[in-house]
RNA sequence: UUUUAGAGAGUAGCGCCAGACUCGAGGCUGUUGCUUCGAGUUGACGAGGUGGAAGCUCAUCGAGACAUUCGGCGGAUAGCUUCCCGGUUCCACAAUCGUUAGAGGCGAACAAACCGCGCAGGUGACUGCGCGACAAAGAUCGACCUCAAGUGGCAG
Numbered sequence: 001u002u003u004u005a006g007a008g009a010g011u012a013g014c015g016c017c018a019g020a021c022u023c024g025a026g027g028c029u030g031u032u033g034c035u036u037c038g039a040g041u042u043g044a045c046g047a048g049g050u051g052g053a054a055g056c057u058c059a060u061c062g063a064g065a066c067a068u069u070c071g072g073c074g075g076a077u078a079g080c081u082u083c084c085c086g087g088u089u090c091c092a093c094a095a096u097c098g099u100u101a102g103a104g105g106c107g108a109a110c111a112a113a114c115c116g117c118g119c120a121g122g123u124g125a126c127u128g129c130g131c132g133a134c135a136a137a138g139a140u141c142g143a144c145c146u147c148a149a150g151u152g153g154c155a156g
Stems, first nucleotide, its partner, number of pairs: 014074004019042010045062003051084007085098004090153004102147004106142003115132007
């Protein structure tokens, strides 16, 4: 490097479970259903988000809705603190940030579900696809505005 076989990963608004619901078989009941087993469906709509480690905390943002987007468990890229690494000046400290590596302001662009229409799959609960609309936060963008860009050391 190639081939073969096996396993894992290519999920992190993510996974799982109660609950609810469907189908099949059995039992009870005597029309309405109840129940056991088996197999299933549903169970949060996207945006944004990771230097490493530890600790703490119901981990950011809006959309939709009176529906289980209720409830529980796990996980997690969240916030704060500390340490380490790194950027901002060659070095140290301070400050601030996280590899697109100062802060604030203003403005701009940016979603999916729900819903409507049209299809597809399933006996069914239900699921998937195409087209159409609208956020907030953070980051991004801007011939924009304001603030900060310090102290010390070394060298020239």
Background: The RNA shown here (glmS glucosamine-6-phosphate activated ribozyme aptamer) has 156 nucleotides and comes from a Candidatus Binataceae bacterium. The model forms 86% of the base pairs in the Rfam consensus. The prediction has a mean pLDDT of 79. Rfam family: glmS glucosamine-6-phosphate activated ribozyme aptamer. It is annotated as a riboswitch. It was read from a public genome assembly, where an Rfam model found it.